RNA sequence: UGAUAGAGGCGCGGAUUUCAUCAGUAACCGGGAAACGAUAGUUUGGAGGACUGUUUGCCAGUGAAAGGGGAAUCUGCCGAAGAGUUCAGAUGAUUCCAAGUCUGUUCUCUGGGACGCAGCAUAAGAUGCUGCGGACUGUCACAGCAGUGGAGCGCUAUCAG
Repeated sequence: UGAUAGAGGCGCGGAUUUCAUCAGUAACCGGGAAACGAUAGUUUGGAGGACUGUUUGCCAGUGAAAGGGGAAUCUGCCGAAGAGUUCAGAUGAUUCCAAGUCUGUUCUCUGGGACGCAGCAUAAGAUGCUGCGGACUGUCACAGCAGUGGAGCGCUAUCAG
């Protein structure tokens, strides 16, 4: 220097099943009231086009789903993975553009889990992500009985040169 195999621990991802939540919500049928009138209304936004009644509360009936979460099982692994970001593709309410979402990818940051505070997402005090904080923990170096510092392109073991 290269290859192979490993370690950190409430360790990191994925899939299936199931449970609760989402929610008596959205939507639909019925009743009734008000507002607007093609210059109105119909999608997350805009343009354009098409259509014709549309929209907003209230009462009553029927009544979801997705995402996120818990548990169990299986499975891939230890930059596992996550976040931001560049580019490309797909999707994006007949059409076009964009937001958003998914896949791959460029670059940057983060050793790890928990806790506290703040912010964002979300129906959510669940959960996820980011930043900060002080401890804990694994690893290496310096040191010498109790500490300091660094970062995973790291560390350990074996083999080859």
The RNA shown here (Lysine riboswitch aptamer) has 161 nucleotides and comes from a mouse gut metagenome. The coordinates come from a structure-prediction model, not an experiment, and the mean pLDDT is 79. The RNAcentral record of the sequence draws on MGnify.